Context: one part of a larger RNA
RNA sequence: UUUGGCGUAAAGCAUCUUUAGGUGGCUUUUUAAGUCCGCGGUCAAAUCGCAGGGAUAAACUCUGGACAGACGGUGGAAACUACCAAGCUGGAGUAUGGUAGGAGUAGAGGGAAUUUCCGGUGGAGCGGUGUAAUGCAUAGACAUCGGAAAGAACACCAACGGCAAAAGCACUCUGCUGGGCCGGCACUGACACUGAGAGACGAAAGCUUGGGGAGCGAACGGGAUUAGAUACCCCAGUAGUCCUAGCCGUAAACGAUGGAUACUAGGCGAUGUGUGUAUCGACCCGUGCAAUGUUGUAGCUAACACGUUAAGUAUCCCGCCUAUGGAGUACGUUUGCAAGAAUUAAACUC
Numbered sequence: 001u002u003u004g005g006c007g008u009a010a011a012g013c014a015u016c017u018u019u020a021g022g023u024g025g026c027u028u029u030u031u032a033a034g035u036c037c038g039c040g041g042u043c044a045a046a047u048c049g050c051a052g053g054g055a056u057a058a059a060c061u062c063u064g065g066a067c068a069g070a071c072g073g074u075g076g077a078a079a080c081u082a083c084c085a086a087g088c089u090g091g092a093g094u095a096u097g098g099u100a101g102g103a104g105u106a107g108a109g110g111g112a113a114u115u116u117c118c119g120g121u122g123g124a125g126c127g128g129u130g131u132a133a134u135g136c137a138u139a140g141a142c143a144u145c146g147g148a149a150a151g152a153a154c155a156c157c158a159a160c161g162g163c164a165a166a167a168g169c170a171c172u173c174u175g176c177u178g179g180g181c182c183g184g185c186a187c188u189g190a191c192a193c194u195g196a197g198a199g200a201c202g203a204a205a206g207c208u209u210g211g212g213g214a215g216c217g218a219a220c221g222g223g224a225u226u227a228g229a230u231a232c233c234c235c236a237g238u239a240g241u242c243c244u245a246g247c248c249g250u251a252a253a254c255g256a257u258g259g260a261u262a263c264u265a266g267g268c269g270a271u272g273u274g275u276g277u278a279u280c281g282a283c284c285c286g287u288g289c290a291a292u293g294u295u296g297u298a299g300c301u302a303a304c305a306c307g308u309u310a311a312g313u314a315u316c317c318c319g320c321c322u323a324u325g326g327a328g329u330a331c332g333u334u335u336g337c338a339a340g341a342a343u344u345a346a347a348c349u350c
Base pairs, nucleotide, nucleotide: 004321005320006319007304008303012318015200016199017198021194022193023192025088026087027086028085031082033081034080035077036076037075038074039073041071042070043069050064051063052062053061054060091191092188093187094186096183097182098181099180103177104176105175106174107173108172109171110154114150115149116148117147118146119145120144121143125136126135162169163168206247207246208245210243211242215241216240221235222234223233258317259316260315261314262313263312266295267294268293269292271290272289273288274287275286276285299306325348332343333342334341335340
C1' cells in the first nucleotide's frame, strides 16, 4: 500500500452553506470517445517457462513453437457509459390555501423573591454546624409593619412536550425576519446528491473598551476538622457572572453513531395537520402524511445492544483509523492583544 474498518476496542470534521471534482431519473434520435468483434503490423537477440536433441550425467549448449498481453493502423456493432438533438414528470424547485412553534432580532411593560437604605413597634440575642467557632448585635441586630432604590433571574403551566444547522431557545405584549409541515393541484422541466479548498455560525471560561454590580462566587483572608488539610464544612469576599462593541474558536461541542436515496414484520404512546364514519356541533372510533418516543420480528453484532429515526439490505460522495508510550509533544509555518488554537513528526521504548 492492498484487504479491512470508524456506537462502546484506533477511527465521523462542533454545525451549516458553497467552488472545483466525483456521482446522477424516464423516453426517442445522432456520433462512435470508453466498450465489444474481425483483419493485418510491431513488441531485436539473449534470458525465464514448455517440448525435444548433444557432450556417457549435470552445469552448459542447440532446435522449436507458444500462452497471456501491450501499442498504434484498418473495417464493423450500437446494448451500457459518454456526446448531439428533441421531449416527459415521478426527483428537485416556484406559486397558492392553511397551520404549529421557548426559531432569530429590536423595543415596551410586569409581579414574586433577594439585598441595601429610611421610618414605626420591640428589647437580647441572631446566624451557622456533625459539634462549634470566626462573624453580626444595647452605637438597638434578628423578628415584624410601612416606604424607597438597585441588579439579576423569570415559580406554577412544564410534559419521555415544542422549535432551531449545531451551539442553543421559556414572564407578558408589539414590530421586523428565517425555516418546517399539511392540502389541493397550477407552473418550471433533472434545475439533483455529496463536497477537497473556502466562507459563515459556534456553550462555558478567558482577553480588550466603556458601563453596571443585587445575589452567587475562582483567588485571597479568617474559623473549624485533621497527624497534617494549600481540601471537603462555616464566616467574609476580589475578578467574574450582566450590558455594549470587538477578539478567542475550543468542550464527554455525545445519539461517543457524517450526508443523501431506495427497500425490508408488527404492537403501544404522544406532537402537527388532513380525511372517513358519526353528530345539530364538539368528543369518541378508524385512516393518510410529517416529525418524535418505547417495545420488538427478520437480519446484524465480539458482546452489550441496534432494529422503517438501523448499528439490517444496497448505491453515491466526503472525513477519518492502522500496536503501546514518547505525543496531540518538539521544530517549522499560519493565526491571535495575550492565553492559546490549527497543522504535526522522529529518536528511543516495549
Small-subunit ribosomal RNA, central domain from Lactuca sativa, 350 nucleotides, folded computationally.
The RNAcentral record of the full RNA draws on SILVA.
Its mean pLDDT, the model's own confidence on a scale to 100, is 87.
Its Rfam family is "Bacterial small subunit ribosomal RNA". Rfam links the family to the GO terms ribosome and structural constituent of ribosome.